Annotation:
Two RNAs folded together computationally: RNase P RNA and transfer RNA, 447 nucleotides in total. It holds a member of the Rfam family "Bacterial RNase P class A". Its family is annotated with tRNA processing, dimeric ribonuclease P complex and ribonuclease P activity in the Gene Ontology. It is annotated as a ribozyme. Its mean pLDDT, the model's own confidence on a scale to 100, is 78.
RNA sequence: GGAGUUGGUCAAGACAACCGCGUUGCAGUUUACUGUACCGAGGAAAGUCCGGGCUCCAUAGAGCAAAGUGCCAGGUAACGCCUGGGCGGUGCAAACCGACGGCUAGUGCAACAGAAAAUAUACCGCCGAACGGCAACAAGUCAGUAAUGGCGAGUUGUGCGUGGUAAGGUUGAAAUGGUGGGGUAAGAGCCCACCGCCUGCGGGGCUAACGUCGCAGGGCAGGGUAAACCCCACUUGGAGCAAGGCCAAAUAGGCAUGCUAUGAAUCGGCUCGAUUCGCAUGCGGGUGUGCUGCUUGAGCUUUGUAGUGAUGCAAAGCCUAGAGGAAUGGUUGUCCACGACAGAACCCGGCUUAUCGACCAGCUCCGCCA
RNA sequence: CGGGGCGUAGCGCAGCCUGGUAGCGCAUUUGCCUGGGGGGCAAAGGGUCGUGAGUUCAAAUCUCGCCGUCCCGACCA
Numbered sequence: 001g002g003a004g005u006u007g008g009u010c011a012a013g014a015c016a017a018c019c020g021c022g023u024u025g026c027a028g029u030u031u032a033c034u035g036u037a038c039c040g041a042g043g044a045a046a047g048u049c050c051g052g053g054c055u056c057c058a059u060a061g062a063g064c065a066a067a068g069u070g071c072c073a074g075g076u077a078a079c080g081c082c083u084g085g086g087c088g089g090u091g092c093a094a095a096c097c098g099a100c101g102g103c104u105a106g107u108g109c110a111a112c113a114g115a116a117a118a119u120a121u122a123c124c125g126c127c128g129a130a131c132g133g134c135a136a137c138a139a140g141u142c143a144g145u146a147a148u149g150g151c152g153a154g155u156u157g158u159g160c161g162u163g164g165u166a167a168g169g170u171u172g173a174a175a176u177g178g179u180g181g182g183g184u185a186a187g188a189g190c191c192c193a194c195c196g197c198c199u200g201c202g203g204g205g206c207u208a209a210c211g212u213c214g215c216a217g218g219g220c221a222g223g224g225u226a227a228a229c230c231c232c233a234c235u236u237g238g239a240g241c242a243a244g245g246c247c248a249a250a251u252a253g254g255c256a257u258g259c260u261a262u263g264a265a266u267c268g269g270c271u272c273g274a275u276u277c278g279c280a281u282g283c284g285g286g287u288g289u290g291c292u293g294c295u296u297g298a299g300c301u302u303u304g305u306a307g308u309g310a311u312g313c314a315a316a317g318c319c320u321a322g323a324g325g326a327a328u329g330g331u332u333g334u335c336c337a338c339g340a341c342a343g344a345a346c347c348c349g350g351c352u353u354a355u356c357g358a359c360c361a362g363c364u365c366c367g368c369c370a
Numbered sequence: 371c372g373g374g375g376c377g378u379a380g381c382g383c384a385g386c387c388u389g390g391u392a393g394c395g396c397a398u399u400u401g402c403c404u405g406g407g408g409g410g411c412a413a414a415g416g417g418u419c420g421u422g423a424g425u426u427c428a429a430a431u432c433u434c435g436c437c438g439u440c441c442c443g444a445c446c447a
Base pairs, nucleotide, nucleotide: 001366002365003364004363005362006361007360008359009358010357013335014334015333016332017331018330019329021040022039024037025036026035027034028033029032042341046352047351049350050349051348052347053346054240055239056238057237061272062271063270064269066236067235068234069233070232071085072084073083074082075081086100087098088097089096090095101231102230106229107228108225109224123169124168125165126164127163130162131161132160133158134157135156136155137154140151141150142149143148177195178194179193180192181191182190196220197218198217199216200215201214202213204210244292245291246290247288254283255282256281257280258279259278263277264276265275266274285446286445287444299318300317301316302315303314304313305312306311336339371443372442373441374440375439376438377437380396381395382394383393390427398414399413400412401411402410403409420436421435422434423433424432
């Protein structure tokens, strides 16, 4: 100097002038306006994917079912989040990615191809050990005066039937440890050496995951698939601020359907249990779509401290939208890097997705110079 | 703001739960029947299964993230 990677901060560009909007406080008066002061969107306010607070239903109950999560330890109000570690994969590296329990509990699935898709089997091939067949030779034996004929242990051949084998070939996404030697009729963990694998113990590791290291044992069991049913462990009651509470006004205080105490409701599926007594749905009708819940909160900033870290603890300081058809904007001038994604609606902690760019810090690789 | 469903041929739908060949009706095109139309018969064409990843040998189907679209929800009697 270049390339890359990780973490963090900022981001309607900045400054000035004028006009304007919303809540709250204060002042004034005509009680609804005017003036004035402070404050006034985000890192994602989004998707609503998780977790919690809060509210009501029973104090949130029991069993089954259902759903979710899934290496280990820790953090947290909690989590499917975060931190650290392990294992596997990608990359030269920094680093990044991973739904990462169990097919050694059971059941199922694998189209086509292939011999065979799971208690392995045997199409081609290899073999001729064992049994049988066939062919040749044949010790011998029987019949016959003889020529000759019958039977024939055994040997050799064939590979025809039964059979042995899984070295080699063929299929497929996937085919039952690998290499070498011994062995054999041919072969094979059948046996042996090395490598791989499994089990136990010790040591290591945050009493862990893990399986580096050491020792001992085992010829090797147990192919894939659980984002297939399922098993194991853990978690989960339901609904959601249109929850819920308060005050008022009004009418057609109605009609239909269903069930009406062996019932219905308490919105999750079933059963039990508890509480209440008419309830639910649809049509029709009415009303301020009033007040509250509403923003002081697992809050923010700084410092110290414990910890590898997430984070915890302590002290000091601060108050930072709260609208409700919905405010947070517009114009002009100057400057620059010429301005992205995008707008709160009960509130927090996360995740995911969108995003022009700027700055800071750590680390890795390559090149050059000394 | 909260809750729930659906995207497959031009249109309306099945297949998805239980993964291996994408199918039905209408429409379109061509041919035949008819003097012509209508109608009928026969055949053919037409698919990023909304989109991007993942699991698997294999995904319309299983899982996750986006995109689009539709429905329901105030209070009182």